[in-house]
RNA sequence: CGGGGUGUAGCGCAGCUUGGCUAGCGCACUAGUCUGGGGGACUAGGGGUCGCAGGUUCAAAUCCUGUCACCCCGACCA
Numbered sequence: 001c002g003g004g005g006u007g008u009a010g011c012g013c014a015g016c017u018u019g020g021c022u023a024g025c026g027c028a029c030u031a032g033u034c035u036g037g038g039g040g041a042c043u044a045g046g047g048g049u050c051g052c053a054g055g056u057u058c059a060a061a062u063c064c065u066g067u068c069a070c071c072c073c074g075a076c077c078a
Base pairs, nucleotide, nucleotide: 001074002073003072004071005070006069007068010027011026012025013024020058029045030044031043032042033041034040035039051067052066053065054064055063
C1' cells in the first nucleotide's frame, strides 16, 4: 500500500441479506422475598439509541458514501 472481516448495554452475542410498532437475549448489576448462614431460587428494576460523520427515505442498527479502531491475508522494504 491492496483485499477481506469485525465494531449493538459492564462482558459475550442475536437482529442487518427481504428498511417499518417501544432495540433484544444470556451473564453481570440494583432492590425485595424465601432460605439459620453460605450457596441458591423467585419477583421487580436500571443501563445502549447500534464505532464516527454525511446521504437516500415518510421511516435506517438495517441501504449508499467517507472515515476511525482492531483482526486476518497478500504485496513491498529489510
A computed fold for a 78-nucleotide RNA from a Planctomycetota bacterium, annotated as transfer RNA. NCBI's taxonomy places the organism under Bacteria, Pseudomonadati, Planctomycetota. The sequence was found in a public genome assembly.